Context: one part of a larger RNA
Molecule: small-subunit ribosomal RNA, 5' domain
Organism: Planctomycetota bacterium
RNA sequence: GAACGAACGUUGGCGGCGUGGAUUAGGCAUGCAAGUCGGGGGAAUCCCAGCAAUGGGGGAACCGGCGUAAGGGGCAGUAAGGCAUGGGUACCUACCUCCGGGUUCGGGAUAGCCAUCAGAGAUGGUGGGUAAUACCGGAUGACGUCGUGAGACCAAAGAUUCAUCGCCCGGAGAGGGGCCCAUGUGAUAUUAGCUAGUUGGUGGGGUAACGGCCCACCAAGGCGAAGAUGUCUAGCGGGUGUGAGAGCACGACCCGCGCCACUCGCACUGAGACACUGGCGAGACACCUACGGGUGGCUGCAGUCGAGGAUCUUCGGCAAUGAGCGCAAGCUUGACCGAGCGACGCCGCGUGAGCGAUGAAGGCCUUCGGGUUGUAAAGCUCUUUAGUGGGGGAGAAAAGCCCGCGAGGGUGUGAUCUAUCCCAAAAAUAAGCACGGGCUAAGUUCGUGCCAGCAGCCGCGGUAAGACGAACCGUGCGAACGUUGUUC
Numbered sequence: 001g002a003a004c005g006a007a008c009g010u011u012g013g014c015g016g017c018g019u020g021g022a023u024u025a026g027g028c029a030u031g032c033a034a035g036u037c038g039g040g041g042g043a044a045u046c047c048c049a050g051c052a053a054u055g056g057g058g059g060a061a062c063c064g065g066c067g068u069a070a071g072g073g074g075c076a077g078u079a080a081g082g083c084a085u086g087g088g089u090a091c092c093u094a095c096c097u098c099c100g101g102g103u104u105c106g107g108g109a110u111a112g113c114c115a116u117c118a119g120a121g122a123u124g125g126u127g128g129g130u131a132a133u134a135c136c137g138g139a140u141g142a143c144g145u146c147g148u149g150a151g152a153c154c155a156a157a158g159a160u161u162c163a164u165c166g167c168c169c170g171g172a173g174a175g176g177g178g179c180c181c182a183u184g185u186g187a188u189a190u191u192a193g194c195u196a197g198u199u200g201g202u203g204g205g206g207u208a209a210c211g212g213c214c215c216a217c218c219a220a221g222g223c224g225a226a227g228a229u230g231u232c233u234a235g236c237g238g239g240u241g242u243g244a245g246a247g248c249a250c251g252a253c254c255c256g257c258g259c260c261a262c263u264c265g266c267a268c269u270g271a272g273a274c275a276c277u278g279g280c281g282a283g284a285c286a287c288c289u290a291c292g293g294g295u296g297g298c299u300g301c302a303g304u305c306g307a308g309g310a311u312c313u314u315c316g317g318c319a320a321u322g323a324g325c326g327c328a329a330g331c332u333u334g335a336c337c338g339a340g341c342g343a344c345g346c347c348g349c350g351u352g353a354g355c356g357a358u359g360a361a362g363g364c365c366u367u368c369g370g371g372u373u374g375u376a377a378a379g380c381u382c383u384u385u386a387g388u389g390g391g392g393g394a395g396a397a398a399a400g401c402c403c404g405c406g407a408g409g410g411u412g413u414g415a416u417c418u419a420u421c422c423c424a425a426a427a428a429u430a431a432g433c434a435c436g437g438g439c440u441a442a443g444u445u446c447g448u449g450c451c452a453g454c455a456g457c458c459g460c461g462g463u464a465a466g467a468c469g470a471a472c473c474g475u476g477c478g479a480a481c482g483u484u485g486u487u488c
Base pairs, nucleotide, nucleotide: 001488002487003486004485006484007483008482009481010480013349014348015347016346017345018344019342020341026305027304028303030302031301032300035066036065037064040063041062045058046057047056048055049054073260074259075258082185083184084183085182086181087180088179089178091177092176093175096173097172098171099170100169101168102167103166104138105137106136107135113128114127115126116125117124118123144153145152146151158165159164186232187231188230193223194222195221198220199219200218201217202216203215204214205213235257236256237255238254239250240249241248242247262283263282264281265280266279285296286295287294288293313339315338316337317336321335322333323332324331325330352382353381354380355379362373363372364371365370386429388424389423390422391421392420395417396416400411401410402409403408432477433476434475435474436473437458438457439456443472444471445470446469447468453460454459
């Protein structure tokens, strides 16, 4: 000098764009953060029309489908099951796209419901009875799977307003993933030896798949001074800061990958999890309890306590972008878009402009002549950016839906923000901070008297202090200016 997710002190007008729990991966009250589909199902029940039969409409819970493995958060662990770059293949892939086929005949349950019982509750038991795009069986079944071959084996679901939307099998694609290899990726030798599923083989098991991944048997190997093993530290990269570069330091925000979800372990479901707001077991903690037993997990968005030098609103909206579901209308979405708070950062603007000397008054200095503050003020003329009050205003909006064979036409949506324009009034509402011995731009007077104090280094202060304190003046920067911390 530059930089920062900064903090502290003094001061503080406006706007744009960013950014804000770095410490206790400490504990959490409350609300919200994942639903959707009635074009899968029956149906408690309600409304309308009707004498009734019946017709039309709404509908919580329940069964069913898809989603909940994404999105969002954090960096504890991890020095290699990671990451980066470059290769490989023994593998999988819901939804989406394209292509080739198929969509047949039956059956038995169960939730909801009704009845009843137990319980403080959470919830559970028994009996009866019901449906499906839920479940099961038969048929068919190849360009699929297995097999050298003969051959063997495997599926489906309907709804409907008749427009369509689905369902099953196979092939290909796109995108996504699993696994393997090579090279690179901290410190420490005041850690020198480490290893028994250990290293390899044969045969099996398991997996989507290779493999000591697991197992039985056999062999005795494998790693290491080019640093094994141990210990300490740490998420990695794109990048960021600095620097002429080489390098050094760092890894906030944003993007990619990995890992974690109170701690530890486990599997289930599923295309995908060993699953943040699913399940089971154990533990710690907290809560409810009728003492028998239960419930919970903010490292989601806000918010709270604690610790800390220190880090925000218990806000608005789904209008846009995206996601889930749905034929659609649409619903949901603390993702996201916006607003709020903080000079935390960067950038921009303003705090007026012109004229104005007898160089007013006041202040300070003085050699008492004057000098300086200083065109500064006052005064005169003018302007109204920003701000205040009021009015107008394109745009962020295109999709979607309806009509039409089509060209096209119609309809339609803003939480929030605003370019820009007009009107009103008046200089009106807006300047500080640090420094002035040298380094280093800028000095005089008074007070103090090795005291009080200053200080980044050198050093100032013991009676004329340009270095302490004050005043005036000056210098620097300016909505900031200094200090501290850290990096180069």